[in-house]
The prediction has a mean pLDDT of 81. Small-subunit ribosomal RNA from a Methanobacteriota archaeon, 1461 nucleotides, folded computationally. The sequence is in RNAcentral, with records from SILVA.
RNA sequence: UCCGGUUGAUCCUGCCGGAGGUCACUGCUAUUGGGGUUCGACUAAGCCAUGCGAGUCGAGAGGGUUAGACCCUCGGCGAACUGCUCAGUAACACGUGGGUAAUCUACCCUCAGGACAGGGAUAACCCCGGGAAACUGGGGAUAAUACCUGAUAGGUGAAGAUGUCUGGAACGAUUCUUCGCUCAAAGCUCCGGCGCCUGAGGAUGAGCCUGCGGCUGAUUAGGUUGUUGGCGGUGUAACGGACCACCAAGCCUGAGAUCAGUACGGGCACUGAGAGGUGUAGCCCGGAGAUGGGGUCUGAGACACGGCCCCAGGCCCUACGGGGCGCAGCAGGCGCGAAAACUCCGCAAUACGCGAAAGCGUGACGGGGGAACCCCAAGUGCGUCAUCGCAAGAUGAUGCUUUUUUAGAGUGUAAAUAGCUUUAAGAAUAAAAGCGGGGUAAGACCGGUGCCAGCCGCCGCGGUAACACCGGCCGCUUGAGUGGUGAUCGCUAUUAUUGGGCCUAAAGCGUUCGUAGCCGGUUUGGUAAGUCCUUGGGUAAAUCCUGACGUUCCACGUUAGGAAUUCCAGGGAUACUGCCUGACUCGGGGCCGAGAGAAGUCGGAGGUACUCCUGGGGUAGUGGUGAAAUACUGUAAUCCUGGGGGGACCACCAGUGGCGAAGGCGUCCGACUAGAGCGGGCUCGACGGUGAGGAACGAAAGCCAGGGGAGCGAACGGGAUUAGAUACCCCGGUAGUCCUGGCCGUAAACGCUGUGGGCUAGGUGUUGCAUGCUCUACGGGGGCGUGCAGUGCCGAAGAGAAGUUGAUAAGCCUACCGCCUGGGAAGUACCAUCGCAAGUUGGAAACUUAAAGGAAUUGGCGGGGGAGCACCACAAGGGGUGAAGUCUGCGGUUCAAUUGGAUUCAACGCCGGACAUCUCACCAGGGGCGACGGCAGGAUGAAGGCCAAGCUGACGACUUUGCUGAACGAGCCGAGAGGAGGUGCAUGGCCGUCGUCAGCUCGUACCGUGAGGCGUCCUGUUAAGUCAGGCAACGAGCGAGACUCGUACCCUUAGUUGUCAUCAGAUCCCUUCGGGGAUGCUGGACCCACUAGGGGGACCGCUGCUGAUAAAGCAGAGGAAGGAGCGAGCGACGAUAGGUCAGCAUGCCCCGAAUCCCCUGGGCUACACGCGGACUGCAAUGGUUAGGACAAAGAGUCCCGACUUCGAAAGAAGAAGGAAAUCUUCCAAACCUAACCCUAGUUCAGAUUGUGGGCUGUAAUUCGCCCACAUGAAGCCGGAAUCCCUAGUAAUCGCGUGUCAUUAUCGCGCGGUGAAUAUGUCCCUGCUCCUUGCACACACCGCCCGUCACACCACCUGAGUGAGGUUUGGAUGAGAUUUUAUCCACCAGGGUAAGAUCGAAUCUAGAUUUCGUAAGGGGGGUGAAGUCGUAACAAGGUAACCGUAGCGGAAGCUGCGGUUG
Repeated sequence: UCCGGUUGAUCCUGCCGGAGGUCACUGCUAUUGGGGUUCGACUAAGCCAUGCGAGUCGAGAGGGUUAGACCCUCGGCGAACUGCUCAGUAACACGUGGGUAAUCUACCCUCAGGACAGGGAUAACCCCGGGAAACUGGGGAUAAUACCUGAUAGGUGAAGAUGUCUGGAACGAUUCUUCGCUCAAAGCUCCGGCGCCUGAGGAUGAGCCUGCGGCUGAUUAGGUUGUUGGCGGUGUAACGGACCACCAAGCCUGAGAUCAGUACGGGCACUGAGAGGUGUAGCCCGGAGAUGGGGUCUGAGACACGGCCCCAGGCCCUACGGGGCGCAGCAGGCGCGAAAACUCCGCAAUACGCGAAAGCGUGACGGGGGAACCCCAAGUGCGUCAUCGCAAGAUGAUGCUUUUUUAGAGUGUAAAUAGCUUUAAGAAUAAAAGCGGGGUAAGACCGGUGCCAGCCGCCGCGGUAACACCGGCCGCUUGAGUGGUGAUCGCUAUUAUUGGGCCUAAAGCGUUCGUAGCCGGUUUGGUAAGUCCUUGGGUAAAUCCUGACGUUCCACGUUAGGAAUUCCAGGGAUACUGCCUGACUCGGGGCCGAGAGAAGUCGGAGGUACUCCUGGGGUAGUGGUGAAAUACUGUAAUCCUGGGGGGACCACCAGUGGCGAAGGCGUCCGACUAGAGCGGGCUCGACGGUGAGGAACGAAAGCCAGGGGAGCGAACGGGAUUAGAUACCCCGGUAGUCCUGGCCGUAAACGCUGUGGGCUAGGUGUUGCAUGCUCUACGGGGGCGUGCAGUGCCGAAGAGAAGUUGAUAAGCCUACCGCCUGGGAAGUACCAUCGCAAGUUGGAAACUUAAAGGAAUUGGCGGGGGAGCACCACAAGGGGUGAAGUCUGCGGUUCAAUUGGAUUCAACGCCGGACAUCUCACCAGGGGCGACGGCAGGAUGAAGGCCAAGCUGACGACUUUGCUGAACGAGCCGAGAGGAGGUGCAUGGCCGUCGUCAGCUCGUACCGUGAGGCGUCCUGUUAAGUCAGGCAACGAGCGAGACUCGUACCCUUAGUUGUCAUCAGAUCCCUUCGGGGAUGCUGGACCCACUAGGGGGACCGCUGCUGAUAAAGCAGAGGAAGGAGCGAGCGACGAUAGGUCAGCAUGCCCCGAAUCCCCUGGGCUACACGCGGACUGCAAUGGUUAGGACAAAGAGUCCCGACUUCGAAAGAAGAAGGAAAUCUUCCAAACCUAACCCUAGUUCAGAUUGUGGGCUGUAAUUCGCCCACAUGAAGCCGGAAUCCCUAGUAAUCGCGUGUCAUUAUCGCGCGGUGAAUAUGUCCCUGCUCCUUGCACACACCGCCCGUCACACCACCUGAGUGAGGUUUGGAUGAGAUUUUAUCCACCAGGGUAAGAUCGAAUCUAGAUUUCGUAAGGGGGGUGAAGUCGUAACAAGGUAACCGUAGCGGAAGCUGCGGUUG
């Protein structure tokens, strides 16, 4: 003095947990010394075997025996102390201060006086008995400091008298007289003395009374009958209802009586800065108890722990007749328990009893033993060298020291132990516990495990790379200790006196009146109770603090001083408070005046609408809804109109207007009642404020009784909606709503803000009264100000967690009351109270839980709102898919295998994935492979090679037999190579999608406690966060744009491999001979085209309009091109655990002679089926045949292949040119011309199948492509649904290329022909921005409520049942006290009978209370994946909630009134 935990993040409230101290038990571990008030307290004040714990006196007396320091008895003193325990006790028990004028006190001290004369017994002893024992009876003898009688002194009582003394006060003390009662003494001796008696005083101890102080509960509010008091007695040491008789009716209590629970009290102890809180077994003081209960004797003192009597219960002995015992003394045992020592030594010290003393006794005490009980102190080593090591350090050798260790001697002690002194040996004999994710010091180490086992105070770890589990290594903390569990203080300002709060977090009573209490305006005088100062006493010791001293230091001890709460007494002060007294007017009340008002109660009058009845008119529907239906209507509805009845209500005015304490109050008029405001040179004179209990009022619903009943309308009936619909919607409709009388007493009864008073900036509305000025139509009018009182809004300071509040405070002061203390269980249970009932008020706990909550922030979301945008949106259009056949991919199924991946957009002609082998990862079969190291084996010949035979689909692959060969070696253990084996949720890289988007941020400043905001917002505009203007912002970055490429126009440069207009030539063809045409072939040329370098051009630049004079938009001109010209490339910050370990790389895991490598064959090509994408079609805008025309862009050496020949064709055989602007591919097709076909399953369509050929390749069966002939399937335009597209686009036509030995309906490109429609919108699907609500943040595929089912837990209730406590009545009644009578007795006393009183215990009948148990009943809590719904959070899809009532599987629904959260 803090720290962790609610959140995505923040601030706050609030609790939970951590870190400190102390106490008890406990785990692991342990060397020594000193000290100490530690050790069966907590549970069983349970029970106890055995031993010990109170005796002593010969100088009081008698006797026995033997000669002792003996024993017995009488007698004296002590045994009421010490020691133990804490059950009871809430009380004068304790503490503290007083009182005793209401008392006693042995032994001790002081003073004074005294001790005379007698007497009779009795124990031990002796004798005789009883009894098992314990014990006891009779007879005989005797003494005393035992006992008795008398005397004296004395004491005491009564009456009277007179004074004196003390004192606050005589009832006290004292003196005198009379009478009554009572009535002392003891000796011993060593001759010193010790005792004995009386009186007075003291000391000590005790009894009694009393002020004040210290627990909990009101879910205990009334208690009490000897109770309260009085007169008189009894009793006691003594007062007293302590007890008794009579009389009176008191006494205690909200300042808590009584009752219940708990508890010995204090000094002190622990903790805390303190105030406090908790404890109080140990040491000291006081009390109480001695198995439970009662009683009594003795005595100075007891109602007596180691005395007696009795009852109860327990135990023991017994000869059954009868006896005995009481460890809460020291040891010890059992039991109980988490829990606690030796049946030790000694009276040497201290102390007590007795004694003249010596002395005796003492489980008090002293001393030892045991215990990790506490405190203090010390140690577990220190060097040198060598080796290893970066170092720290480890190992070895060697040296030093010896507290401790071992051994010896002395001292020490009652005796020992220990200690102290001394000698010797030897680093020897001595370190653990907890922890290492955060909090919290210390591992991003290794192995194991795999939401398992386990850990964790709290948060939280563990689902295959665990810094968190279990081990190892290393480290950290403390250290002879260190952890755990429980309790307690602190932390905690979470009980707040110091020192908190209550609008929204928990918390203001629904409102007012008012009792007690608390508080109280200005001023005079007095007093001194509170208050303050001072003096004295007291507050035991120990404890605590300070100083000094002694143990080597310290703990500890000694000593001196101090502190300490509170109390008592004396003296003083008088500001404040109190009390007494006098005055005052500003608080408060009263009176007068003119006004305002839905204030209340009662009575009367009126108005519209509605409904019903009735008359008339009128005819087919009316009504209702999102749409309908139920319903009404032909017995005439709805509708129009005349008349009548009825009940409820009171439009407009009407207003963050008014009135009232609140609830609440609204047509008009009257009567009665009440309050507030304003004005007043009036009056009283503090009369006041608040308010525990208490009383009154108190919406709606509800209840009782009687009326009333038009409309509305819980329940209920019906119709819809729906998966269902006990609802929302509709048609009806009963209680009720209304009135009178009574009850209930609650609401989100709210301003979620108690009442009163004072102070503290303003601005602006509005209501009432008063007043100033002014206007006037003079009206009760209008306007502008001021004051007071109300009622709203904004706002400074301040306050607040913030939202907000802000003279109507939530600011600053003040008085009083109420209420709160984590969430749930729960406003529940029990109990009490009120109520007719419903229910109200007061109001818990067990158990459970780490959060629940407030305000605000950022996002996301909404069946919230606004703005903008998009052919992966719509609209307007064009063309498709979905039907058929085929191709291809996927699923499924099948199979030995049909390898694997990708699954909405963003998988499915995708993995460039067109698989015959290869590819290849799959299946079947066969074969092969170990760098390096170690161990077997090997010159008695390894590996390798080979003939033959066998095996086999095949093979010196293997086996058999041999040959060859010349040094290695796969049999074993490690370790590798390799792995298309696993993990894309361990990764890199790359890619998809959001995104055909326009966003994402930063610096500085500013705002906010902070998260964060601002900038990035608003207005206009844009394709665009594009630009302009405004603005606490000013700037900047990434993205957009710019940029790059292609294309469209022009200029320029260049001219081969390109081109050929012009000129010339060559060749060929035609010719009407004039010429024309073809071939860039040649010379030449560079006009054009083309190619590829450079440059220009387009910028809203110009005009007009709109707009703000902006940005910009629209239209136009010019222009090849017009508003980004068109088309591409380039993809922000990020997100998606998106895809890929099978392209590559790569961590970890796995296989390792097989999951590696090779070979053969098969499979990936299967096929009841489903889906996606394509191709071809269904035909006439077509098909067939013949002829004719026009491209671009690519590619080419194991290649493109001209050209020639052969073949019907596919193709074959030759072969020029070309590593390319040169050669080849290369005849483009749609199109045009002509002819036929004539609407048919066709001269459409071409699947399928057959035959025969060709090509590639080792190979074409599974399973390739091509050609020819033959065959000629489905299909006649495609349901729901859905896709693409805005111009050179769609559609359509072909060409090239990639893959490629061969194979394209695929991908990527290229050109040809070439439309329709829109120029918009936000309706659907989405995206961006602003705003709003949120209980969401894994972010609506979110969150979340209740019933039911299952399991567990605690609780409530419960027919009963069991055990106690307290208490009342009755019965029996041990025993005690006492009265009377009688008997015995010298006395003391005892017996018997009768009576009275007290009275334990037992029995019985109740009352009350506590605990246990219980069939059954009830709700509650908790529990990874149960059922039914969807109530709440967004307008949560019917706004939610509160009170109340009814209803319903459930959340809930509906009615009435209220709130806005």
Rfam family: Archaeal small subunit ribosomal RNA. Its Rfam clan is "SSU clan".